[in-house]
RNA sequence: ACAGGCAGUGGCUAGGGUUCCGGCCGCAAUCGGUUUCACGAUCGGUGCGGCGACUGGUCCGAGAGCUACACCCUGACCGGUCAACAGCGGUCAGGUACACGGCGGGACAAAAGCCCGGGAGAC
Repeated sequence: ACAGGCAGUGGCUAGGGUUCCGGCCGCAAUCGGUUUCACGAUCGGUGCGGCGACUGGUCCGAGAGCUACACCCUGACCGGUCAACAGCGGUCAGGUACACGGCGGGACAAAAGCCCGGGAGAC
């Protein structure tokens, strides 16, 4: 200098949209209540459609967010084996660093800090 390998999983959150629930709006039909002489008006139930610049529930959700466990590394001790060391298993303690980042594309209902991606690029 170049090339290759490794960088896990769960829970939560930032964030995200709109399948479903809820909410709001509209529509006509029908059922029930109130009011009216009646027409009609109004409230509630069922149905259909729309709205996520609807707080929410379900849902998605971080390499560079939090947390737990695991992998891996170091040390001490214990066990069996060995001349001894190493290797194997177990217990305890510690370590597990750093990290600026598009455009564009992809999936699920859809979008996103999800995936492409510790990418391209920058330092």

About this RNA
Guanidine-I riboswitch aptamer from Parvibaculum indicum, 123 nucleotides, folded computationally. The coordinates come from a structure-prediction model, not an experiment, and the mean pLDDT is 82.